[in-house]
Parts: sequence; structure tokens; C1' cells
RNA sequence: GCGGGCAUAGCUCAGUUGGUAGAGCAUCAGCUUCCCAAGCUGAGGGUCGCGAGUUCGAGUCUCGUUACCCGCU
Repeated sequence: GCGGGCAUAGCUCAGUUGGUAGAGCAUCAGCUUCCCAAGCUGAGGGUCGCGAGUUCGAGUCUCGUUACCCGCU
């Protein structure tokens, strides 16, 4: 230098043919218990790496770019 993969909640990850951004764990509150743990219920938490484009509408499609991983030269 070239090609491919990956980037979404604090962590691990889903997200269908473009149509309201989700789950588990964690955190907080409540219930339960003499207390803790376990269990149950609820809540908070998001610039979907960044910047543009297409579209009525983009996590998703297109272009550029950054970081990381793999391969080729």
C1' cells in the first nucleotide's frame, strides 16, 4: 500500500425487506427477611465510533474517515 471483519446502554450482545432502539448481567428503588444472600416487581441509563450523502423516514443503503483484529504484498 491492497483486501476483509468489527464499532449499538457501565459490560456481553441482538436488531428481520429501511418504518417507535432492545435483551441478559450490572446499578438504583420497592416487596420479602431479625440481618445478609437468593427470589419477585419497577426505574434510570443511548450523538448506534466520527463526518457527509440518498430517502417522507437510516443502527440498517452509499461515500469518506478513525480505532482495533485478520490476511496479502
Molecule: transfer RNA
Organism: Salinivirgaceae bacterium